This is a predicted structure of a 1522-nucleotide RNA (small-subunit ribosomal RNA) from an uncultured bacterium. The coordinates come from a structure-prediction model, not an experiment, and the mean pLDDT is 83. The RNAcentral record of the sequence draws on ENA and SILVA.

[in-house]
RNA sequence: AGAGUUUGAUCAUGGCUCAGGAUGAACGCCGGCGGCGUGCAUAACACAUUCAAGUCGAACGGAACUCAAUCAAUUAAUCCUUCGGGAAGCGUUGAGCGAGUUUAGUGGCGGACGGGUGAGUAACGCGUGAGCAACCUGCCUCUGUAUGUGGAAUAACGUCGGGAAACUGACGCUAAUACCGCAUAACGCAUAGAAGUCGCAUGUCUUUUAUGCCAAAGAUUUAUUGUACAGAGAUGGGCUCGCGUCUGAUUAGGUAGUUGGUGAGGUAACGGCCCACCAAGCCGACGAUCAGUAGCCGGACUGAGAGGUUGAACGGCCACAUUGGAACUGAGAUACGGUCCAGACUCCUACGGGAGGCAGCAGUGGGGAAUAUUGGGCAAUGGGCGAAAGCCUGACCCAGCGACGCCGCGUGAGGGAAGAAGGUCUUCGGAUUGUAAACCUUUGUUGAUGGGGACGAAGAAAGUGACGGUACCCAUCGAGGAAGCCACGGCUAACUACGUGCCAGCAGCCGCGGUAAUACGUAGGUGGCGAGCGUUAUCCGGAUUUACUGGGUGUAAAGGGUGUGUAGGCGGAGAGACAAGUCAGGUGUGAAAAUCAUGGGCUCAACUCAUGACCUGCGCCUGAAACUGUUUCCCUUGAGAGUCGGAGGGGUAGAUGGAAUUCCCGGUGUAGCGGUGAAAUGCGUAGAUAUCGGGAGGAACACCGGUGGCGAAGGCGGUCUACUGGACGACAACUGACGCUGAGACACGAAAGUGUGGGGAGCAAACAGGAUUAGAUACCCUGGUAGUCCACACUGUAAACGAUGAAUGCUAGGUGUGGGGGAGCAAUCUUCCGUGCCGCAGUUAACACAAUAAGCAUUCCACCUGGGGAGUACGGCCGCAAGGUUGAAACUCAAAGGAAUUGACGGGAGCCCGCACAAGCAGUGGAGUAUGUGGUUUAAUUCGACGCAACGCGAAGAACCUUACCAGGACUUGACAUCCCGAGAAUCCGGCGUAAUGGCUGGAGUGCCCUUCGGGGAAUUCGGUGACAGGUGGUGCAUGGUUGUCGUCAGCUCGUGUCGUGAGAUGUUGGGUUAAGUCCCGCAACGAGCGCAACCCUUACGGUCAGUUACUACAUUAAGUUGAGGACUCUGGCCGGACUGCCGUUGACAAAACGGAGGAAGGUGGGGACGACGUCAAAUCAUCAUGCCCCUUACGUUCUGGGCUACACACGUACUACAAUGGCGAAAACAAAGGGAAGCAAUAUCGCGAGAUGGAGCAAACCCCAUAAAAAUCGUCCCAGUUCAGACUGCAGGCUGCAACUCGCCUGCACGAAGUUGGAAUUGCUAGUAAUCGCGGAUCAGCAUGCCGCGGUGAAUACGUUCCCGGGCUUUGUACACACCGCCCGUCAAACCAUGAAAGUUGGGAACACCCGAAGCCUGUGAGCUAACCGCAAGGAGGCAGCAGUCGAAGGUGGGCUCAAUGAUUGGGGUUAAGUCGUAACAAGGUAGCCGUAUCGGAAGGUGCGGCUGGAUCACCUCCUU
Repeated sequence: AGAGUUUGAUCAUGGCUCAGGAUGAACGCCGGCGGCGUGCAUAACACAUUCAAGUCGAACGGAACUCAAUCAAUUAAUCCUUCGGGAAGCGUUGAGCGAGUUUAGUGGCGGACGGGUGAGUAACGCGUGAGCAACCUGCCUCUGUAUGUGGAAUAACGUCGGGAAACUGACGCUAAUACCGCAUAACGCAUAGAAGUCGCAUGUCUUUUAUGCCAAAGAUUUAUUGUACAGAGAUGGGCUCGCGUCUGAUUAGGUAGUUGGUGAGGUAACGGCCCACCAAGCCGACGAUCAGUAGCCGGACUGAGAGGUUGAACGGCCACAUUGGAACUGAGAUACGGUCCAGACUCCUACGGGAGGCAGCAGUGGGGAAUAUUGGGCAAUGGGCGAAAGCCUGACCCAGCGACGCCGCGUGAGGGAAGAAGGUCUUCGGAUUGUAAACCUUUGUUGAUGGGGACGAAGAAAGUGACGGUACCCAUCGAGGAAGCCACGGCUAACUACGUGCCAGCAGCCGCGGUAAUACGUAGGUGGCGAGCGUUAUCCGGAUUUACUGGGUGUAAAGGGUGUGUAGGCGGAGAGACAAGUCAGGUGUGAAAAUCAUGGGCUCAACUCAUGACCUGCGCCUGAAACUGUUUCCCUUGAGAGUCGGAGGGGUAGAUGGAAUUCCCGGUGUAGCGGUGAAAUGCGUAGAUAUCGGGAGGAACACCGGUGGCGAAGGCGGUCUACUGGACGACAACUGACGCUGAGACACGAAAGUGUGGGGAGCAAACAGGAUUAGAUACCCUGGUAGUCCACACUGUAAACGAUGAAUGCUAGGUGUGGGGGAGCAAUCUUCCGUGCCGCAGUUAACACAAUAAGCAUUCCACCUGGGGAGUACGGCCGCAAGGUUGAAACUCAAAGGAAUUGACGGGAGCCCGCACAAGCAGUGGAGUAUGUGGUUUAAUUCGACGCAACGCGAAGAACCUUACCAGGACUUGACAUCCCGAGAAUCCGGCGUAAUGGCUGGAGUGCCCUUCGGGGAAUUCGGUGACAGGUGGUGCAUGGUUGUCGUCAGCUCGUGUCGUGAGAUGUUGGGUUAAGUCCCGCAACGAGCGCAACCCUUACGGUCAGUUACUACAUUAAGUUGAGGACUCUGGCCGGACUGCCGUUGACAAAACGGAGGAAGGUGGGGACGACGUCAAAUCAUCAUGCCCCUUACGUUCUGGGCUACACACGUACUACAAUGGCGAAAACAAAGGGAAGCAAUAUCGCGAGAUGGAGCAAACCCCAUAAAAAUCGUCCCAGUUCAGACUGCAGGCUGCAACUCGCCUGCACGAAGUUGGAAUUGCUAGUAAUCGCGGAUCAGCAUGCCGCGGUGAAUACGUUCCCGGGCUUUGUACACACCGCCCGUCAAACCAUGAAAGUUGGGAACACCCGAAGCCUGUGAGCUAACCGCAAGGAGGCAGCAGUCGAAGGUGGGCUCAAUGAUUGGGGUUAAGUCGUAACAAGGUAGCCGUAUCGGAAGGUGCGGCUGGAUCACCUCCUU
């Protein structure tokens, strides 16, 4: 950075698709290790279980346990004893000052942090920047002051109860840093006042005066800490504002506490935050409201950037915590693990009642394509409480699982050619896999085992590690355990074989697959990436394909039908001011992380740390003043106004004129008129048409008339008048930027159409009739109604077009024309405005445009973004209706479209040619026969050839053979070829048997070459074996070769140059000429090739040479018979001759044409051979050759018989005729070219004849076939189915052949059919031709009416190129390129798909009205209850319960709105190899097409009216160029 895809090819337009990067991914195949990250995107679905917020005994009273000073009781051993007892006393029991530990409760602090999620939210929610003179802030820091004095309760606890439980009642006791008084009190607060200061303002601040008001708590024990008030700070919050923040206008109006004010309330604080009253405002096209969607940002991905997309993880903010509502407490909540109420759900229950909230960490179910462990630890970091030890912490740190991502490493390394084996391919030689393997040597990342072993721990020491015996280090073992996935037609790196056969399948796009698939499947090989690789999904890119950077609108999609003008946007010259935009400097902010750069730490990297840059933004301060802006002054060139002037189908209204059509009346007049391609319908003897006169009525205005005029567009045309709009020219006295554009808006707006009322001559949708036609709802004809006309009112569309928006300026010329002005006698020159053509630069994809731009610039508006669906549906607006306007989606295609090029084609044009027509002659088509074909038949009627260019064709010759077909019988290495083995040479003659071959069998006979004598070889036969033979089996659409055809038409190309972006063009076109691209001239072409012509053969004349079998002037003979000759004819070699060479005319002085001379021949002398590049998938696999496929005791080979010869029929090609230009008979002339040995055959004889017998001669200028016939002469027939014609048939013969039945030819006699010149149609031929006459040859045993040749006799006609057919060149149109046998439209029928309408039905959403009214705050009440304070008391103050009210969630009712789903039926649309009907369009598409509108019709469509050229052709006019 581009590539593929529209075309035969090209350029441009334009869509679709691909290559890149990315992801919280998923799926398929595969899977070694480590590090760092990351992991419910779906059901804000429901949750079992554990854990996630506690802590403080240094606030308090208890309780439990332990210790314990001390006391009481009791008491063993012991002592004393008076024996009653006493003393001391281990121990036991009880009390207990006190100490310690633990702690349920009161109390304090914390549960508002941390953690989760993204439902809601389009908002001051978020981001950014400001503000609060309108605020709060626990813990923390600093400062100051104080901590005095009283009181009343209450949990715990005890007793008695209720309850299943949760829990709870009554009575009684008790403490505090819990609660309540009082005192003190300012630098505090409130009110009122004074002075000063600051501020944009409300107002603030400082000082000061007066009055009123407000506090506290102790604990521990010597060190602290707590408490209260006040001030300050820090932190955290609250509120306000500027700017920014998705889509829809098919959502345009919204709003009643709404907007503002006053007052009161409320709040920490401002505020309609709330309330009362007053006013009627407020928001909105700069997009309100409504609907849809969405957490926002730092950032992330992508991109060159600008942008686009996104908001996982990390960080900031917000919102939420089962759904909805509510407050309480508190510094802070309207509170995830608090409370109350309502709803849904789940659980427990003893049925009376209760409990719960994982969007905390794990985990479960469910949903889903899909997302982890009910782990360890508080060691680190951080948080709560505490004075602290410490406790708590699913925050956090770690570990586990997952290739989910990024990064790193490995699966070995070196040597190793017999290039092993195997695989694959093969042209069978080989190539490749491939140094790859084996094998040798070696290493140790990783792995395994063993040993050692951290950092992370901070702050002086000590202690403290979940991770973890982990990372890391050392030793040993040993290549050992570790490679896959995708692709290989192009894009896109990488190719072969087999299988399959439009099947199975592939496919991102183009597209592959119908028997040779690099595209399907498999294999081998190759390419790519690699522990991954592919696929799917999504985003950006490529896509300049929404274009700010950076697009367009004449014809590709796209200029509004036109104007006036609102908002808006933009705006002339000079001077001054300001500083909003702009620019510069400074400053604040722009969190961190991220990104980038540099450096550092993990072995590297990912990762991470540090520093710097960046954060493109916003605010503030200062400055500059060119430009924009604002403002002041001024100017005239933009614009306007004025005076004068001429031009005009500009508009409206009225009046008026003649021509013509039609109708009516009258006259003349008679049989037709009219109409068409031709007719008919129609009119007319009741008098038409025609003609003359008179009258009526409506519509339109010939000539002038013109790419001429006017108008904004639509549009405007007799003449006159009235009213009226605009433009232009001249002048330069006036105003002084007053301008341009213009979304909405308003006005105008052809034709058709609508309404009401007139009018109605002509024309004319519809309609009717007649034609045409297969049909003809058309084209043509005859009629004819709406309409066309007028008035008024609608409609608002056209190919409303220059397919070109408006305005301004600038940029060579030339030439017409309309209207003005100036100069000049005039010619003419010049200037302004309009209107055409040509043309330079420039532009354009090209065509083209080119001062009337599509050029160069500026401003504003409108519009476009692939084709179809569709200008359709729904909705809105407008309309009486028709309909208009605005205007989608689903679905579907890979194109649709533009310009130009080359062809081909045209029922386009021009020029030219051809027996193409015409002019002629003879035919075919009718008959009979022959022959071929189709069809039919058949066991088979073998196969091929099918318009010209198949059909007397392959076949130059089917009785057998041929023969390929059919029936039957046989053979299987074969009828034929090669190789191997064995035997026999070969070969010849029989017999049996058969339909025949096959089969069985006998006999004769041994050769040639070499030899070491054993044998071997060649050729040939038989037997055997397997390779193989064989196939007229398939495919001519796999092929070669050959052939036909256009066409003996004059064309087809190339090199270099030039032109064009290119395909291509030029040359090759043009003017002449020719049979010819033949030649000449001209020319951006110059040359060349294949074709044409010539060279070749033949024929026509002459010369020369030669001459036998030919010839004969001489001689001779019956006879060229013989001699002689080389004169003649002839033969065959070589030459000559003809070249427009000569003359004249024409032409350009050329080429050439015409005429003439000469000449045997004259303009290619006649004829032949010779066939350019190519076309037709033309013909042939059955001439031959050949790939692939198929058959192999048969689809091969062989034998006999049959068939190819059939026969209701149709067609082609021929022959013979229909007769007198003839038939028959008689006699008698003249050829050429051929053939002949398995041959031609003479003379002769026989036969009526075919022929037979016989055999001279001849391998041929010698002999034979072999008499040419027609013609000419004589005779006859006399126009008839005949003396024409000869089919068919009978009989008798001949020939060939193994054999003439199917199925040959010929002869004689007899028989004697159709046929009397042929409908529509159609063929050949232009001179020695047609026609006619015979002769020969090939094939061949025999068999031509066919074919190929030969000569004889021998015409007619051609004015000419209008027409038919074919061809060549040029040009034109084209929607064709498989090329008109093309393309293509619509209905109908069938299948499928999406969609609109629809009686309705169902569900959701947001509001609204009313009802009900929980909890709760607030208000009122409070007769009930009541500790602290007052009071001696009574009582009071205060409080509580209760009750009521406002508000108030859920719920209920209701009618509308809106969204979605569904719906019998119905409408159109789309798609779908071979359905039906037509033929609308593309060529003049056969009626030019198309647009709007109306109407009609199965359908395309037709017709009317108006419009357009995006119509061919011809003529005229005009213009331009030379």